[in-house]
RNA sequence: GAGUGAAAAAGGCAAACCACCUGAGAGGGUGGGACGCAAAGCCGAGGGACCUUAACAGGGACGGAACAUGUUCCAGGGUCAGCCUAGCUGCCACA
Numbered sequence: 001g002a003g004u005g006a007a008a009a010a011g012g013c014a015a016a017c018c019a020c021c022u023g024a025g026a027g028g029g030u031g032g033g034a035c036g037c038a039a040a041g042c043c044g045a046g047g048g049a050c051c052u053u054a055a056c057a058g059g060g061a062c063g064g065a066a067c068a069u070g071u072u073c074c075a076g077g078g079u080c081a082g083c084c085u086a087g088c089u090g091c092c093a094c095a
Stems, first nucleotide, its partner, number of pairs: 003094003012037002017032006035082001041088002045085003048080005058074005
């Protein structure tokens, strides 16, 4: 330096759920709590999932008397990263 994670050790993280705070929402934060995790560290570029027309600014279809309310799709905006890929960094052990 590259590979691997069977066993071990030092440590680390923390799902569901609960409380409080926060957001329009998906969600987020703190504390408790541990199902799991060898990157369950970072990132958020590609895919995916979810929220939303609340704010800023739009388009198509349906519907309708209507440039109304509404439904839906696109686009826009946002969230997740413990769904997958890419990128960056890293502990211990093994051969």
The RNA shown here (c-di-GMP-I riboswitch aptamer) has 95 nucleotides and comes from Nitrospira sp. NCBI's taxonomy places the organism under Bacteria, Pseudomonadati, Nitrospirota, Nitrospiria, Nitrospira. Model confidence (mean pLDDT): 83 of 100.